[in-house]
Model confidence (mean pLDDT): 87 of 100. The RNA shown here (c-di-GMP-I-GGC riboswitch aptamer) has 92 nucleotides and comes from a Deltaproteobacteria bacterium. Taxonomically the source falls in Myxococcia (Bacteria, Pseudomonadati, Myxococcota). It matches the Rfam family "c-di-GMP-I-GGC riboswitch aptamer". Its family is annotated with cyclic-di-GMP binding in the Gene Ontology. The model forms 95% of the base pairs in the Rfam consensus. The sequence was found by an Rfam model in a public genome assembly.
């Protein structure tokens, strides 16, 4: 540099559960393993998810509250693609 067919060392950790954060998606420890050759980082493009806060709407009528839509400056790297670094073993 391309590649993951078998192999060692060995590595991550889905679902669910427990507790803590958090409006919420989600996170973060632990236990637990379904899967992973980057399932290591990076929210760059594109996707999805959530709406506290803002805007609007109906409603309401002294108001709020609650409920409908819209919105990320929040979230997902275990959705896809890009960038980026690396163990091992093959080929050249």
């Nucleotide at each position: 540099a391309a590649c993951g067919a078998a192999a060692a060392g060995g590595g991550c950790a889905a679902a669910c559960c427990u507790g803590c954060c958090g409006a919420a998606a989600g996170g973060c420890a632990g236990g637990a393993g379904c899967g992973c050759a980057a399932a290591g980082c990076c929210a760059c493009g594109g996707g999805u998810c959530u709406a506290a806060a803002g805007c609007g709407a109906a409603g309401c009528g002294u108001a709020a509250a609650a409920u409908c839509g819209c919105u990320a400056c929040g979230a997902c790297a275990g959705c896809c693609g890009g960038g980026u670094u690396g163990c091992c073993g093959u080929u050249a």